[in-house]
Record summary: The RNA shown here (small-subunit ribosomal RNA) has 1499 nucleotides and comes from Blastopirellula sp. It matches the Rfam family "Bacterial small subunit ribosomal RNA". Rfam links the family to the GO terms ribosome and structural constituent of ribosome. Its mean pLDDT, the model's own confidence on a scale to 100, is 84.
RNA sequence: AAAUUGAAGGGUUUGAUCCUGGCUCAGAAUGAACGUUGGCGGCGUGGAUUAGGCAUGCAAGUCGAGCGAGAUUCUUAGCAAUAAGAUGAAAGCGGCAAAAUGGAUAGUAACACGUGGAUACAUACCCUUGGGUCUGGGAUAGCGGCGGGAAACUGCCGGUAAUACCAGAUAAUGUCUUCGGACCAAAGAUUUAUUGCCCGAGGAGUGGUCCGCGUCCUAUUAGGUAGUUGGCGGGGUAAUGGCCCACCAAGCCGAAGAUGGGUAGCGGGUGUGAGAGCAUGGCCCGCAUCACUGGGACUGAGACACUGCCCAGACACCUACGGGUGGCUGCAGUCGCGAAUCUUCCACAAUGGACGAAAGUCUGAUGGAGCGACGCCGCGUGCGGGAUGAAGGCCUUCGGGUUGUAAACCGCUGUCGAGGGGAAUCAAAUUUUGAGUGAUCCCUGGAGGAAGCACCGGCUAAACUCGUGCCAGCAGCCGCGGUAAUACGAGUGGUGCAAACGUUGUUCGGAAUUACUGGGCUUAAAGGGUGCGUAGGCGGCUAUGAAGGUCUGAUGUGAAAUGCCACGGCUCAACCGUGGAACUGCGUUGGAAACCACAUGGCUGGAGUGAGACAGAGGUAAGCGGAACUGAUGGUGGAGCGGUGAAAUGCGUUGAUAUCAUCAGGAACACCGGUGGCGAAAGCGGCUUACUGGGUCUUUACUGACGCUGAUGCACGAAAGCUAGGGGAGCAAACGGGAUUAGAUACCCCGGUAGUCCUAGCUGUAAACGAUGAGUACUAGUCCGUGGGGACCCCCACAUCCUCUCGGACGUAGCGAAAGUGUUAAGUACUCCGCCUGGGGAGUAUGGUCGCAAGGCUGAAACUCAAAGGAAUUGACGGGGGCUCACACAAGCGGUGGAGGAUGUGGCUUAAUUCGAGGCUACGCGAAGAACCUUACCUAGGCUUGACAUGCUUUAGAAUCUCUGUGAAAGCAGGGAGUGCCCGCAAGGGAGCUUUAGCGCAGGUGCUGCAUGGCUGUCGUCAGCUCGUGUCGUGAGAUGUCGCGUUAAGUCGCUUAACGAGCGAAACCCUUGUCCUUAGUUACCAGCGCGUCAUGGCGGGGACUCUAAGGAGACUGCCGGUGUUAAACCGGAGGAAGGUGGGGACGACGUCAAGUCCUCAUGGCCUUUAUGCCUAGGGCUGCACACGUCCUACAAUGCAUUGUAUAAAGCGACGCAAAGUCGUGAGACCAAGCAAAUCGCAAAAAGCAAUGCUCAGUUCGGAUUGUAGGCUGAAAUUCGCCUACAUGAAGCUGGAAUCGCUAGUAAUCGCGGGUCAGCAUACCGCGGUGAAUGUGUUCCUGAGCCUUGUACACACCGCCCGUCAAGCCACGAAAGUUGGGGGGGCCCGAAGUCACGAUGCUAACCGCAAGGGGGCUAGUGCCUAAGGUCAACUCGAUGAUUGGGACUAAGUCGUAACAAGGUAGCCGUAGGGGAACCUGCGGCUGGAUCACCUCCUUU
Repeated sequence: AAAUUGAAGGGUUUGAUCCUGGCUCAGAAUGAACGUUGGCGGCGUGGAUUAGGCAUGCAAGUCGAGCGAGAUUCUUAGCAAUAAGAUGAAAGCGGCAAAAUGGAUAGUAACACGUGGAUACAUACCCUUGGGUCUGGGAUAGCGGCGGGAAACUGCCGGUAAUACCAGAUAAUGUCUUCGGACCAAAGAUUUAUUGCCCGAGGAGUGGUCCGCGUCCUAUUAGGUAGUUGGCGGGGUAAUGGCCCACCAAGCCGAAGAUGGGUAGCGGGUGUGAGAGCAUGGCCCGCAUCACUGGGACUGAGACACUGCCCAGACACCUACGGGUGGCUGCAGUCGCGAAUCUUCCACAAUGGACGAAAGUCUGAUGGAGCGACGCCGCGUGCGGGAUGAAGGCCUUCGGGUUGUAAACCGCUGUCGAGGGGAAUCAAAUUUUGAGUGAUCCCUGGAGGAAGCACCGGCUAAACUCGUGCCAGCAGCCGCGGUAAUACGAGUGGUGCAAACGUUGUUCGGAAUUACUGGGCUUAAAGGGUGCGUAGGCGGCUAUGAAGGUCUGAUGUGAAAUGCCACGGCUCAACCGUGGAACUGCGUUGGAAACCACAUGGCUGGAGUGAGACAGAGGUAAGCGGAACUGAUGGUGGAGCGGUGAAAUGCGUUGAUAUCAUCAGGAACACCGGUGGCGAAAGCGGCUUACUGGGUCUUUACUGACGCUGAUGCACGAAAGCUAGGGGAGCAAACGGGAUUAGAUACCCCGGUAGUCCUAGCUGUAAACGAUGAGUACUAGUCCGUGGGGACCCCCACAUCCUCUCGGACGUAGCGAAAGUGUUAAGUACUCCGCCUGGGGAGUAUGGUCGCAAGGCUGAAACUCAAAGGAAUUGACGGGGGCUCACACAAGCGGUGGAGGAUGUGGCUUAAUUCGAGGCUACGCGAAGAACCUUACCUAGGCUUGACAUGCUUUAGAAUCUCUGUGAAAGCAGGGAGUGCCCGCAAGGGAGCUUUAGCGCAGGUGCUGCAUGGCUGUCGUCAGCUCGUGUCGUGAGAUGUCGCGUUAAGUCGCUUAACGAGCGAAACCCUUGUCCUUAGUUACCAGCGCGUCAUGGCGGGGACUCUAAGGAGACUGCCGGUGUUAAACCGGAGGAAGGUGGGGACGACGUCAAGUCCUCAUGGCCUUUAUGCCUAGGGCUGCACACGUCCUACAAUGCAUUGUAUAAAGCGACGCAAAGUCGUGAGACCAAGCAAAUCGCAAAAAGCAAUGCUCAGUUCGGAUUGUAGGCUGAAAUUCGCCUACAUGAAGCUGGAAUCGCUAGUAAUCGCGGGUCAGCAUACCGCGGUGAAUGUGUUCCUGAGCCUUGUACACACCGCCCGUCAAGCCACGAAAGUUGGGGGGGCCCGAAGUCACGAUGCUAACCGCAAGGGGGCUAGUGCCUAAGGUCAACUCGAUGAUUGGGACUAAGUCGUAACAAGGUAGCCGUAGGGGAACCUGCGGCUGGAUCACCUCCUUU
């Protein structure tokens, strides 16, 4: 110098957000256990469960220098007996120790422990010190003899010693004392110096006792206590004391928790934590307690004694059955219990203990070794080089990557281990002494003997492939797995730790999640329904005093160990040593006096009293009043009334309803009336009277802190309900009936009883709410209302201003998760009370208590879930609202649905009827055209490197052409002709093609559109969808994009915390409508000609139409009006066209896992003599039936026949085809022209004109069928189209329902094209004729914007409640059954202390003796363990049956709640009902919507 450097969060509720809140993880620890694995050493540590039972051995002895006796052995003498000496076993008397050490934690909630004090006390051994140690005596064990008993053990007789025992003497500084006095001891031994012994005093250490403070849970334990509390007097003890006894008194403890119940040894410390704390008390140390269970004393300095004694009990053992013996919670060990915890080891060498003078003996204390990875610490399992980056494995985009310098291979080393040798230390002190340890050193040999475990979806470091297919399985939480699993299993790779690694259990932490440090209660859990008030807590100004709290100095204590700091010792570390700091505490003492508390005195501001005024649905009682209602009586009157969405039940000709008059009855009090008033709350409303509570203002006379809050307690307390008695008009649970409905135990209607009302009691709860406890103080304002007072004014009134109380609205700062709150706080502070700690189970069970009952108050647990919840956001939705739009409706026109047919679909059938599409957005759709082909399907016959692509190897042959057999064909088998190009003399080789065999591979309309690309449909041509920057909000998000106007439009304008921008809308593009310019063939023909019966036929023209290029034109540009001086709208002019002129192409962000793997492409899977390919035939066309889309009709606005006029847009060479001829016709024959403004298809049709038909199943309608033909095509039977003749079905305008269309549209009429050999009622286009209605938005449907509610977010096809049924789990009740615990009453009562105590026994003293004194024993008494018995209490276990609860992909019934949830919901209460629930009464808003009132904000 140092010892006070210390604080982290994550996952999970939601579509997303913020908050509340629980669950869970990462850390550290452990006397641990389990799984896999395991080289060495050091230091520690190891029966936590049955304080369950124990075989065996050991764990307390020692002293001969206290005593007697003395086995044995040795020496000497001796022949020997024997004598002397030495030695000294076993046992005994005696002394000391045995009360320590060691073990355990059962009991104990207590002065047991901790800490700090106190004294009415004791103390062997040790130390210091003052004295003393004299004289005698009698016994007894051992021993000897004789007995009893199986044994344990024991009896009698004889004799013996002592530091054993006894008596006497001596006697203070001891003890007692009445202060005179009285009383009390001893032990010697051995041989010359020690050691003992006795009486005192002091010390050290130890112990006893007492006291203050501290020390777990439970009130579902609230009262406990008779020696109990105290006193006086005794007894007892070492000592105080009800410790014990007699008497007296009636106390003592308790909400600051007594008593009872449960659990537990306490502390130093240990674990964790930043700390405060929380948890814990194993090893080590201190204390306590226990020793088979219970009781008791003896001995002793010390015990009521772990290895002493007595008794009782349980258990075990021995026994000769008479009787005895035992106590491992000492060390080892054994059984049992268990998830689980060691050797029947060595030694007293060290440290310590007992005894001894000592040598020494004893010591399972202790020192060591052994076993266990149980823990901590250390070491090793090699080091260097080594790229053909080997092989193998795994992956692969097939290129490669990775394992990986890793291995092999080369060189080296020798830690650890193994074998052998030597040896320091533990030994200090001159010699002696090592159980065990074995550092360090030397030798041998050689990489040899030494690596695993867990994890790899996120949290959390680390990923790929395969297998599996909601299976198997994983999981700490969230969650993975249903065919592409980084989550299961495996492999490879990686990450982490490492002789270990994981798992499980437990503790603390994180958790501010019990909040002292350090939380909350409007809506998340949480303010008591309200007041009064007890205890308690807190409390105004001022002076003085004392010093309890408080602050400060000194001092004592706070054991050691542990922890911390410094230094040191083992090679390091763990471990150990020395010193220090600390131990935050308690005591003693000196001081300070601000604050708190205390004592005394004063003050007036808090509080209260007085005086004078005032307002009020404050309360109680009595009386009175009118309107309405119902009933009764009478009159008028005459058919309905009533009720509803619509009805019916009901009432009414016996006269209702309506109306008038009179009477009766009960209940409630219109208007005034009001975010007006009063009250503590509940609550209070006609008027009057009586009694009565509180409040406010003014004044400042009085008291002088008298105050605030308030556990327990007491009182009040809506509605419903209960008891008793009244009353009963209206209303109305229950109940009856009528409706509604699938049902309707409801909503609606007609009735109707309790009840509602009064009196007297009970109940004591509500969304009893401001979901906001009471009080005090402080902290911007503005406005309104209520009740008082004042000012201004000469006075009054109004107005205005000031002030106090009460009631409201908005709002600043602040607060808040936000919504919001904001002087009436949810702000800032203080005081007191109540309450909360995840959801469910549950305000349930049980216990207690209150109640007549209903039920209230208090109030859990098992089990189960990972959430439940609050506020706000964006959407979506609403049988919410507002605005707006659309052929959405309405107004119209024409259809569908009925018929026949066509076509598609379903279904059925079939060998196959291939596949796909399925509300709108499938169904004349893919398919712009299935006889074969197509074709994907079926049957049959065939092929297998293949019908098709490419590469390699191989056989034969040019290629190619052709024939025969068989066959339905494909195919199979065989024959013939034929020989090319290049190199080479030739043989031969090569290219290309065909072919044989084979290998890689081809092929698949096989599966998955829920693995995909691309393309498409739909919302929807709806007006929306977003971004940048800024701003607001903690945030999700908002703003912009809202509002006002306007538009077809998020179109535009204005306003504006927004300013801009993008994708959409619009525009640009195409087409059509007008004009102009240019150009003029095949189109055109005005004018000029030619020609014809006639025609732009011809010359020509460039005017017109037209063609096709380019322009112009339309922009709200102009005028008027409206509107905000706007955007824009309305009307008008001009114009071919007017407000987007008409039409088209063009389709935002996204939605539907929409459609398509059968157009194409493509991942994965499957198939490979077949799911591929070829061929023939069949099928896709099949027909009791159902649906969609169309065609034709049902006729006279028509049909038929005849005549006649006028288009556009297209198409044509494998084609369109004129004219002509033939045929009734389809068509055929022949054939001009035309690759087309030239020729052809080509006739347009409806229309118009005329005639017929005259309302009929017809001259409508055309199905069906027959016959005969035509065309295409190898082929027309299954299965084409057309024609002629004949036939002539249904059908006379179509139920419920439903579709299209707003102008050149609907309707109607025909024409063309694509596909195509042929086949069109379909599809795609074209033109002709050509309407009606609407100018509106109530409703249906859909859509857009704003707003509102929401328990929805897979988004209403959402969510979700309850009964019933099934399975499983825990719990409650239950006739009972059974076990434990602690007390109480009564009975009995061992051992034993104490008391009494012999007539029995008796060595020491007295006495010559007799005897005496004293002692002992039997016995008696009190107390008392165990035991018995009785009635209660309490805690468990179990129990037929029963009750609710929790949970469990797809059970049943309904639809209660969430939107106005379709009857707003909820709270309390009562009744009812399969169930959710319904209804009555009162209450709440935590109800939507519309209107009104009041108030506020802004202008």